[in-house]
Context: one part of a larger RNA
RNA sequence: GAUUGAACGCUGGCGGUAUGCUUAACACAUGCAAGUCGAACGGAAACGAUGGAAGCUUGCUUUCAGGCGUCGAGUGGCGGACGGGUGAGUAACGCGUAGGAAUCUGCCCAAAAGUAGGGGACAACUUGGGGAAACCCAAGCUAAUACCGUAUAAGCCCCACGGGGUAAAGCAGGGGAUCUUCGGGCCUUGCGCUUUUGGAUGAGCCUGCGUUGGAUUAGCUAGUUGGUGAGGUAAUGGCUCACCAAGGCAACGAUCCAUAGCUGUUCUGAGAGGAAGAUCAGCCACACUGGGACUGAGACACGGCCCAGACUCCUACGGGAGGCAGCAGUGGGGAAUAUUGGACAAUGGGGGCAACCCUGAUCCAGCAAUGCCGCGUGUGUGAAGAAGGCCUUUGGGUUGUAAAGCACUUUCAGUGGGGAGGAAAAGUCACUGGUUAAUACCCAGUGACCCUGACGUUACCCACAGAAGAAGCACCGGCAAACUCCGUGCCAGCAGCCGCGGUAAUACGGAUGGUGCGAGCGUUAAUC
Numbered sequence: 001g002a003u004u005g006a007a008c009g010c011u012g013g014c015g016g017u018a019u020g021c022u023u024a025a026c027a028c029a030u031g032c033a034a035g036u037c038g039a040a041c042g043g044a045a046a047c048g049a050u051g052g053a054a055g056c057u058u059g060c061u062u063u064c065a066g067g068c069g070u071c072g073a074g075u076g077g078c079g080g081a082c083g084g085g086u087g088a089g090u091a092a093c094g095c096g097u098a099g100g101a102a103u104c105u106g107c108c109c110a111a112a113a114g115u116a117g118g119g120g121a122c123a124a125c126u127u128g129g130g131g132a133a134a135c136c137c138a139a140g141c142u143a144a145u146a147c148c149g150u151a152u153a154a155g156c157c158c159c160a161c162g163g164g165g166u167a168a169a170g171c172a173g174g175g176g177a178u179c180u181u182c183g184g185g186c187c188u189u190g191c192g193c194u195u196u197u198g199g200a201u202g203a204g205c206c207u208g209c210g211u212u213g214g215a216u217u218a219g220c221u222a223g224u225u226g227g228u229g230a231g232g233u234a235a236u237g238g239c240u241c242a243c244c245a246a247g248g249c250a251a252c253g254a255u256c257c258a259u260a261g262c263u264g265u266u267c268u269g270a271g272a273g274g275a276a277g278a279u280c281a282g283c284c285a286c287a288c289u290g291g292g293a294c295u296g297a298g299a300c301a302c303g304g305c306c307c308a309g310a311c312u313c314c315u316a317c318g319g320g321a322g323g324c325a326g327c328a329g330u331g332g333g334g335a336a337u338a339u340u341g342g343a344c345a346a347u348g349g350g351g352g353c354a355a356c357c358c359u360g361a362u363c364c365a366g367c368a369a370u371g372c373c374g375c376g377u378g379u380g381u382g383a384a385g386a387a388g389g390c391c392u393u394u395g396g397g398u399u400g401u402a403a404a405g406c407a408c409u410u411u412c413a414g415u416g417g418g419g420a421g422g423a424a425a426a427g428u429c430a431c432u433g434g435u436u437a438a439u440a441c442c443c444a445g446u447g448a449c450c451c452u453g454a455c456g457u458u459a460c461c462c463a464c465a466g467a468a469g470a471a472g473c474a475c476c477g478g479c480a481a482a483c484u485c486c487g488u489g490c491c492a493g494c495a496g497c498c499g500c501g502g503u504a505a506u507a508c509g510g511a512u513g514g515u516g517c518g519a520g521c522g523u524u525a526a527u528c
Stems, first nucleotide, its partner, number of pairs: 001528004006524005013375006019368002021333001026331003030328003035078003040075002043071002047069002050065007085286003094211007103203002108199008116150001118148002125140006155166001156164003170191006179184001212258003219249003224246008261283004265276004288309005311322004339365001341364003347361001348359004378408004388399004412469001414464005422455001427449008472517005477498003484511004493500002
């Protein structure tokens, strides 16, 4: 000199933009953060509409009807493995980079084939019972895209011209003839379902090289190193096991100890280097502590399950409930770090045919000079060089065109008015094309109409009034720009280094003046 996720002191006008628990991976009150689908299903608790009945107070009450809009709880499907947080652990194929072969991959894309025919349950519900509660037990009824057989079988397997063996589910829209038990069948379209092949994406695995310090850590290792066989896995492999061999690593630092998430990057520097790893992005690890598996395409799963432990809470003492390193917020720790805010309008994600629902992701707003950037706190004129202050050799000098005065301007803030863009979709109607038996439904395109904004009193523009509301901080001995007076008298004090102070201190304290930076200025800490 540059820099910071900074803190502290004094001071503080506005806007834009970024950032904001670096410490206790300490404990957490409260609310929210993952749901959705009635176009899978049986149904109908609540609300509403409609219709019927009864009562009257004549517009209310009761009751009936899943026929309707819808829908609590339940069965079922998909999603809760993403998104969000933290950096405890980890010196490791964890990360970075360059390669590899023995693998899986829901949803998505392309292609081929199929979607036939049956069965028995279990929730919900009803009844009964236990319990303070959490919840549980028994009996009975029932549906499905839930579950299980049968048929068919390309791929698959075997002792291979032969044999074995594995699948499925329906739902919704529309409809001319024909059939009908009036429910539909049937046709067609869309969404699904099953099997297979290929792709895409994602994931698992292996290897070369690189990746902190310590030798006051020199030897380490028995599933250890390799082989054969078996098991296991989606897959290779001591991954596991049996047997056999006795290997394997290490001074090019094994083992042990300490420290640490890694990288793109960031800071500094002419560079070489050095330091760091906040925000943003990629990977990894963790989710009260330790262990375990289940489900699933994917987890050994932050807001799932089981066991053990510590802690907290409820209890009728028999037993139960919980996990903010999600967003806010609280206590604690600390020099120190924000609101228990708004909205799904946009972008994205989950579910759904869709409408739509959910989304503390996200977009915004609030707080903080924490950083960076921009703007303002007026402009011109004005010498009687006013008054006052300070100094003085008492002549004067300086503050100083500074002020006052005169003439202007109105950025920003204030008040009032106008006002983009972030909005495209979705929906309705019409037309064209595709599909189709069809002018219906559905899909695609075009056009018209309607409608959707948290921010928001938006950005921006116009008008109004008035210099009106807006300057401080550090320093002045040398380094290093900027000096005098008073007080003090080795005292009080200053100090980054040299050093000042013991009666004329440009170095302490105050004041005038000056210098530097400026909504900041200094100090401390840290890095180069």